[in-house]
Context: one part of a larger RNA
RNA sequence: UCCAGCGAGUUACCGUACGACAGCGAGCUUAAGCCAAUUGAGGCGGAGGCGCAGUGAAAGCGAGGCUUAAACGGCCGAUUUAGUUGCGUGCGGUAGACCCGAAACCGGGUGAGCUAUCCAUGGGCAGGCUGAAGCGCAGGUGAAACUGCGUGGAGGGCCGCACCAGUACGUACAGCGUUUGGAUGACCUGUGGAUAGGGGUGAAAAGCCAACCGAACCCGGAGAUAGCUGGUUCUCCUCGAAAUAGCUUUAGGGCUAGCGUCAUGUCGUAGCCAUUGGGGGUAGAGCUCUGUUUUGGAACGGGGCCCUCGCGGGUACCCUUCCUUGAUAAACUACGAAUACCAAUGGUGUAAUCAUGGCAGUUAGAACAUCGGCGCUAAGGUCGAUGCUCGAAAGGGAAACAGCCCAGACCAACAGUUAAGGUCCCUAAAUGCAUGCUAAGUGGGAAACGAGGUUAGAUUUCAUAAACAGCGAGGAUGUUGGCUUAGAAGCAGCCAUUCAUUUAAAGAGUGCGUAACAGCUCACUCGUCAAGAGAUCUUGCGCGGAAAAUGUAACGGGGCUCAAGCAUGCUACCGAAACUUUGGAUUUCCAUACUUAAGUUUGGGAGUGGUAGAGGAGCGUUCCUAUCGGCGUUGAAGCCGAAUCGUGAGGUUCGGUGGAGCGGUGGGAAGUGAGAAUGCUGGA
Numbered sequence: 001u002c003c004a005g006c007g008a009g010u011u012a013c014c015g016u017a018c019g020a021c022a023g024c025g026a027g028c029u030u031a032a033g034c035c036a037a038u039u040g041a042g043g044c045g046g047a048g049g050c051g052c053a054g055u056g057a058a059a060g061c062g063a064g065g066c067u068u069a070a071a072c073g074g075c076c077g078a079u080u081u082a083g084u085u086g087c088g089u090g091c092g093g094u095a096g097a098c099c100c101g102a103a104a105c106c107g108g109g110u111g112a113g114c115u116a117u118c119c120a121u122g123g124g125c126a127g128g129c130u131g132a133a134g135c136g137c138a139g140g141u142g143a144a145a146c147u148g149c150g151u152g153g154a155g156g157g158c159c160g161c162a163c164c165a166g167u168a169c170g171u172a173c174a175g176c177g178u179u180u181g182g183a184u185g186a187c188c189u190g191u192g193g194a195u196a197g198g199g200g201u202g203a204a205a206a207g208c209c210a211a212c213c214g215a216a217c218c219c220g221g222a223g224a225u226a227g228c229u230g231g232u233u234c235u236c237c238u239c240g241a242a243a244u245a246g247c248u249u250u251a252g253g254g255c256u257a258g259c260g261u262c263a264u265g266u267c268g269u270a271g272c273c274a275u276u277g278g279g280g281g282u283a284g285a286g287c288u289c290u291g292u293u294u295u296g297g298a299a300c301g302g303g304g305c306c307c308u309c310g311c312g313g314g315u316a317c318c319c320u321u322c323c324u325u326g327a328u329a330a331a332c333u334a335c336g337a338a339u340a341c342c343a344a345u346g347g348u349g350u351a352a353u354c355a356u357g358g359c360a361g362u363u364a365g366a367a368c369a370u371c372g373g374c375g376c377u378a379a380g381g382u383c384g385a386u387g388c389u390c391g392a393a394a395g396g397g398a399a400a401c402a403g404c405c406c407a408g409a410c411c412a413a414c415a416g417u418u419a420a421g422g423u424c425c426c427u428a429a430a431u432g433c434a435u436g437c438u439a440a441g442u443g444g445g446a447a448a449c450g451a452g453g454u455u456a457g458a459u460u461u462c463a464u465a466a467a468c469a470g471c472g473a474g475g476a477u478g479u480u481g482g483c484u485u486a487g488a489a490g491c492a493g494c495c496a497u498u499c500a501u502u503u504a505a506a507g508a509g510u511g512c513g514u515a516a517c518a519g520c521u522c523a524c525u526c527g528u529c530a531a532g533a534g535a536u537c538u539u540g541c542g543c544g545g546a547a548a549a550u551g552u553a554a555c556g557g558g559g560c561u562c563a564a565g566c567a568u569g570c571u572a573c574c575g576a577a578a579c580u581u582u583g584g585a586u587u588u589c590c591a592u593a594c595u596u597a598a599g600u601u602u603g604g605g606a607g608u609g610g611u612a613g614a615g616g617a618g619c620g621u622u623c624c625u626a627u628c629g630g631c632g633u634u635g636a637a638g639c640c641g642a643a644u645c646g647u648g649a650g651g652u653u654c655g656g657u658g659g660a661g662c663g664g665u666g667g668g669a670a671g672u673g674a675g676a677a678u679g680c681u682g683g684a
Stems, first nucleotide, its partner, number of pairs: 001684006011095009021086004027050003033044003054061002064076004098231002101228001105221006116195009125185001127159003130155001134151006163182003166178002169175001197213001199209003234618006244257005258362002260359006269352001271348008284335001285333002290329003296323003301319003304315004365390002368387007395406003410584004415580003421574003424558003430571001432570006443560001449544002453541002456538007470528005476501003481495003507522001511520002585608007593600002619673001621670008630662002638657008
């Protein structure tokens, strides 16, 4: 990993609702108990319970009662009687209560043959080194101290076997290596003994207490509890959610509401459309108010500063007021929509509405579009609102792609039409038509900004009295203007009647240049030439801006240039589970006929995606009961295969195998259906 078997809403009691269930019915029913009894579930027992009357706190009164001094009132009732006991089913409660699963808690015991410490009694430590005190002798002294030489043999002394320990390798609890530490010591070790679970022991690591100790192990309470995770077994049909609100020691759990389903009742109910009538203070707009704020001005005033002995004067400073100009606001409004909301009337509208009751699930939502808050007008961000899809939705498109676009799959078809999106090839359908644009492979990723790319348009200037560009020339004089300066001569800088003269024209000079001059050039003018030349704005499509890690790799690919790109218009075609056609199934409603049975026939309408979930109808397994005076060695069950019937769970028949039991129908009862639980047991 696979296979086979086993494996999860049960049972009892109480309550509640339902059943086109059963009995009786203004009643229904017994409980304990008693009698009888094996031969089908008998009889008695009326205490009690529910119902037949309500109301009041109650005494009580009573089709009324209460409130109150009393009700004209108000509240609860009657006036319209159906219940009750069983059975079945749904759900709730109490019990382990659908199954498996803790870590833990408590009680009683078992453990110190492992290990920790301790007690008692034994055992072990090759060899070598060092050489303390003390003592002796000698020297020394008045005597000592002291010195030397011996002797001596101290030490948690030194080196190093056994032994103990550390450590590498190794899955290791085996083993093996070791150039590591201790090795007469707080040493190692044998035997016997002591201490026990909130307790021991601990040179202290929460270490150790029998291979996992922050509280041992075994059994029991015990099926502890688990708002948590996982699992929960046959079929078909109908409908079909939620991820919100409030509260919650509440936030991944609940309760109530919302949304689903089922039952019963409810007829112009809900919804939609039109018209009419409403209130509003959003978008926008505006600046009167409340704040913020721009320009200019005036004047009144105040303050500051300056001048002044003072009077007074000045002020490009500050503040306020007024006029004027231009703005701004979620918490501004003298204004003010569209929508939305409320209501009425008319129309449309067969349940989509509302009410009561049974049963739920949901309360982790997601993207997208739009309007807002937070954030950075960040996030596949976060919090609201409105809508839509996914969730619970398959199909077509977007290369691939829950949430985007199209479209909601009952089944079948080798029929047709379309949607989004497409029509050169991959790849179904136009190498379609008309008119333009793009040269960048732009298309097929990106901004500010930059540019004689190119298209279309608008305005304007110059021009046969010759423009623009090119070419041939001129571009002078007072003057080196004045000042400044070492110098300043058009050209460092400052000044200004930047003037005048000669001229076709020529600045007290546009740029380069010199130390300063010089030199080159421009403005300006003439000639030559010959017909258009310049400026500004708007606009379509392009260009640059443009760097990333395996390999093109920023059209899905090939490939595409009057396109297979872009823009506008037109026609045709392709294209889905959409729509249509044909046949079939089924739900529900209406009508119909037969029957009454909740049933069937025929016709018509509307439906039939679906998670949680609600409702309905069935299949199969085991057993019981009745029946078929059922089947079976002339071959039962089981197993294998085929055919066939049924929407399906499944059924039937035939053949083979097998070798002794088994089935149909009605009713009943369940240890009743397996693929998942790191399920359990066995096997491969």
This is a predicted structure of a 684-nucleotide part of an RNA (large-subunit ribosomal RNA, domain II) from a Candidatus Saccharimonadota bacterium. Rfam family: Bacterial large subunit ribosomal RNA. Its family is annotated with structural constituent of ribosome and ribosome in the Gene Ontology. The source organism's lineage runs through Bacteria, Bacteria candidate phyla and Candidatus Saccharimonadota. The RNAcentral record of the full RNA draws on ENA.